[in-house]
Context: one part of a larger RNA
RNA sequence: GCCUACGAGUUACUCCUCACUAGCAAGGUUAAGUUCUUAUGGAACGCAGCCGAAGCGAAAGCAAGUCUGAAUAGGGCGUAUAGUUAGUGGGGGUAGACGCGAAACCUGAGUGAUCUUUCCAUGGGCAGGAUGAAGUGACGGUAACACGUCAUGGAGGUCCGAACUCAUUAGCGUUGAAAAGCUACGGGAUGACCUGUGGAAAGGGGUGAAAGGCUAAUCAAACUGGGAGAUAGCUCGUACUCCUCGAAAUGUUUUUUGGAACAGCCUCGAGUAUAAGUGUCGCAGAGGUAGAGCUACUAAUUGGGUGAGGGGGUGUCAAAGCCUACCGAGCUCAGAUAAACUCCGAAUACUGACGACAUGUUUCUCGGGAGUGAGCCCUUGGGUGCUAAGGUCCGAGGGCGAGAGGGAAAGAACCCAGACCAUCAGCUAAGGUCUCUAAAUUUAGGUUAAGUUGAACUAACGUGGUUCAAUCGCAAAGACAGCUAGGAUGUUUGCUUGGAAGCAGCCAUUCAUUUAAAGAGUGCGUAACAGCUCACUAGUCGAGCGAUUGAGCGUGGAUGAUGAACGGGCAUCAAACCUAAUACCGAAGCUAUGGACUCUUUUGAGUGGUAGAGGAGCAUUCUAACAGCGUUGAAGGUGAAGCGUGAGCUUUGCUGGAGCGGUUAGAAAAGCCAAUGUAGGC
Numbered sequence: 001g002c003c004u005a006c007g008a009g010u011u012a013c014u015c016c017u018c019a020c021u022a023g024c025a026a027g028g029u030u031a032a033g034u035u036c037u038u039a040u041g042g043a044a045c046g047c048a049g050c051c052g053a054a055g056c057g058a059a060a061g062c063a064a065g066u067c068u069g070a071a072u073a074g075g076g077c078g079u080a081u082a083g084u085u086a087g088u089g090g091g092g093g094u095a096g097a098c099g100c101g102a103a104a105c106c107u108g109a110g111u112g113a114u115c116u117u118u119c120c121a122u123g124g125g126c127a128g129g130a131u132g133a134a135g136u137g138a139c140g141g142u143a144a145c146a147c148g149u150c151a152u153g154g155a156g157g158u159c160c161g162a163a164c165u166c167a168u169u170a171g172c173g174u175u176g177a178a179a180a181g182c183u184a185c186g187g188g189a190u191g192a193c194c195u196g197u198g199g200a201a202a203g204g205g206g207u208g209a210a211a212g213g214c215u216a217a218u219c220a221a222a223c224u225g226g227g228a229g230a231u232a233g234c235u236c237g238u239a240c241u242c243c244u245c246g247a248a249a250u251g252u253u254u255u256u257u258g259g260a261a262c263a264g265c266c267u268c269g270a271g272u273a274u275a276a277g278u279g280u281c282g283c284a285g286a287g288g289u290a291g292a293g294c295u296a297c298u299a300a301u302u303g304g305g306u307g308a309g310g311g312g313g314u315g316u317c318a319a320a321g322c323c324u325a326c327c328g329a330g331c332u333c334a335g336a337u338a339a340a341c342u343c344c345g346a347a348u349a350c351u352g353a354c355g356a357c358a359u360g361u362u363u364c365u366c367g368g369g370a371g372u373g374a375g376c377c378c379u380u381g382g383g384u385g386c387u388a389a390g391g392u393c394c395g396a397g398g399g400c401g402a403g404a405g406g407g408a409a410a411g412a413a414c415c416c417a418g419a420c421c422a423u424c425a426g427c428u429a430a431g432g433u434c435u436c437u438a439a440a441u442u443u444a445g446g447u448u449a450a451g452u453u454g455a456a457c458u459a460a461c462g463u464g465g466u467u468c469a470a471u472c473g474c475a476a477a478g479a480c481a482g483c484u485a486g487g488a489u490g491u492u493u494g495c496u497u498g499g500a501a502g503c504a505g506c507c508a509u510u511c512a513u514u515u516a517a518a519g520a521g522u523g524c525g526u527a528a529c530a531g532c533u534c535a536c537u538a539g540u541c542g543a544g545c546g547a548u549u550g551a552g553c554g555u556g557g558a559u560g561a562u563g564a565a566c567g568g569g570c571a572u573c574a575a576a577c578c579u580a581a582u583a584c585c586g587a588a589g590c591u592a593u594g595g596a597c598u599c600u601u602u603u604g605a606g607u608g609g610u611a612g613a614g615g616a617g618c619a620u621u622c623u624a625a626c627a628g629c630g631u632u633g634a635a636g637g638u639g640a641a642g643c644g645u646g647a648g649c650u651u652u653g654c655u656g657g658a659g660c661g662g663u664u665a666g667a668a669a670a671g672c673c674a675a676u677g678u679a680g681g682c
Base pairs, nucleotide, nucleotide: 001682002681003680004679005678006677011095012094013093015092016091017090018089019088020087021086022085023084024083027051028050029049033045034044035043036042037041055062056061065077066076067075068074098237099236101234105227106226107225108224110223111222117201118200119199120198121197122196123195124194125193126191128160129159130158131156135152136151137150138149139148140147164188165187166186169184170183171182172181203219205215206214207213240617241616242615243614244613245612250263251262252261253260254259264372265371266369267368268367269366270365271364276362277359278358279357280356281355282354283352284351285350291344292342293341298338299337302334303333304332305331306330309327310326311324312323313322314321375400376399377398378397379396380395381394382393383392384391405416406415407414420595421594422593423592425591426590427589431585432584433583434569435568436567440582442581443580444579445578446577447576453571454570461556462555463554465553466552467551468550469549470548471547472546473545474544482540483539484538485537486536488513489512490511494506495505519534523532524531596607597606598605599604618671620668621667622666623665624664625663626662628660629659636655637654638653639652640651641650642649643648
């Protein structure tokens, strides 16, 4: 992992409540017990008790009333009657109460020190080598000591190093050879050493050179029996079918936030009827949002004018006066901000015990049963945040949740559309029609050259890429571009300057002359000149040219980690983009045909669905009654055919070899894929 078997809402209660069924009914009912009997049963008796028929008050008490109160007021609770007994079912209560599951707590003179900790008693062990303390002796030495030298001696938690013991580092091992090992290198190795045997200390206790260590592979409180099915607002699991309806993830409170209570939303039953609800239109309303505005307030605010007042200067001290590149209230002109500003002010939305029309129980009330009370995404009005977030918090709508189908390559939420079943029928939606791939290589007119694009997305700023439009100019009296030629004179204008001659700089009505035309000069250049060039003119040439603004498509900007963002192939008068048109494809949508079920008087309407409520059934085991089957082959096993929406049922072949169905009722140890389920097998 698979298979087989087992495996979870049960049972008790003279408890409470509701529904249905039955009996009796202002009443209903017996319990224990007794008697009878065809005797695990039934019948009769038994009226003790219980519930109901009257309530209110704390009570005395009063009573269709009563309590409060001074009250005859008001208010609270009652009164206009239906109960009760039994059975069955839904829910609750008390019990282990749907099943499995803690970590823990308590208890017993409970069991443990053969592991390990410490201690006690008694034994055992430590190759070899090194060092050479005290003491002693001899000699030297001293007045005598002291002291020195040489010997001797053999001390030490001394040194090196086996056994023994430990475990520093590394490697291996890690479903191991081993539930702690192996190899190598290491520490100690006469000591606070190692070790045998026997004994002592026991669980909030021991022991501990102290690590919360050890106390039998178990230790921040051992193990074992019991309390015990502890408790678990937590996790997991919870078993056949079909049909009807179908949620919630919100509010308030909560030692409360992953749990509850009440309300909301779902379901079932009863009631509610000229009703109610809902939608559209009309009518009548309340309003201060969007916007807008501010010389209409409050607050904030830019510039100008005016300017009270102030500062500074001056004034011989002072005053008046005068002055001011200062500050500046108020007023005024223009501009202009606001969720907590408003002189104003919509659209929607909202309200109506208003009307019309449509719909037709969807409303509301009472009662039984729930689940939910983690929500999430998109669009939109806002707060918060960075006008960040697949962020967070509110409001409105839609969706997912609980929704399948088609489209978006793929995809909870986007677009289309709500799946009762069947069909080798048709029409469409979104989206598509070269090919993968169903349908146009469709029609007409443009654009793009970037593979832009062809279904993720891109900015500021640039762009003489290209197309279109508008406006203003020039042009056969010849434009624009090119080429040829000219581009002069007063004059090197004046000033400045070392120089300044068109061209460092300054000034100037920057003027005049000759001209076809030529600036007191557009740029390069020189120290200054010179030189080149432009404006401007003529000739040549022969047809359009120039400027500005706007629009379309493109282009640069363009940068990410494996190679990869048309789904791929691939596509250029398109298979891209824009405009217009026709045809076709395309879904579980709609239609058609047949069928099933629910509701409804006919007609007709409906049937996606998680939690959940309600209804109807199938199967298993046993019991009773009735009627049956079986060695001419029961149950079981394994194939086939048929029937039923389904759970399932029937018939039959083979196998098997002795018991087993049907109908109607009743009773349950009554249905398994899951619980890291339990046992067995493989």

The part of an RNA shown here (large-subunit ribosomal RNA, domain II) has 682 nucleotides and comes from Chitinophaga pinensis. The sequence was found in a public genome assembly. The organism belongs to Chitinophaga, within Bacteria.